[in-house]
RNA sequence: GGGUCUGUAGCUCACUUGGGAGAGCGCCUGAUUUGCAUUCAGGAGGUAGAGGGUUCGAUUCCCUUCAGAUCCACCA
Numbered sequence: 001g002g003g004u005c006u007g008u009a010g011c012u013c014a015c016u017u018g019g020g021a022g023a024g025c026g027c028c029u030g031a032u033u034u035g036c037a038u039u040c041a042g043g044a045g046g047u048a049g050a051g052g053g054u055u056c057g058a059u060u061c062c063c064u065u066c067a068g069a070u071c072c073a074c075c076a
Base pairs, nucleotide, nucleotide: 001072002071003070004069005068006067007066010025011024012023013022019056027043028042029041030040031039049065050064051063052062053061
């Protein structure tokens, strides 16, 4: 330098032939307990890495770009 893959909630990850953004753990509140834990109920939290484009509508399609992983090439 070139190819491929990944980037979605605090963490680990789902969600695809374009149309309602989700789970587990964690966090907060309440109940239970003398208290803690467990358990149960409820709740907050994300402009889907960033920017732009196509579209009535984009996490999803296209372009650019950033970060990481991997393979190849080049130099030594």
Transfer RNA from a Bacilli bacterium, 76 nucleotides, folded computationally. Model confidence (mean pLDDT): 81 of 100. The source organism's lineage runs through Bacteria, Bacillati, Bacillota and Bacilli. RNAcentral holds the sequence, with entries from ENA. Its Rfam family is "tRNA".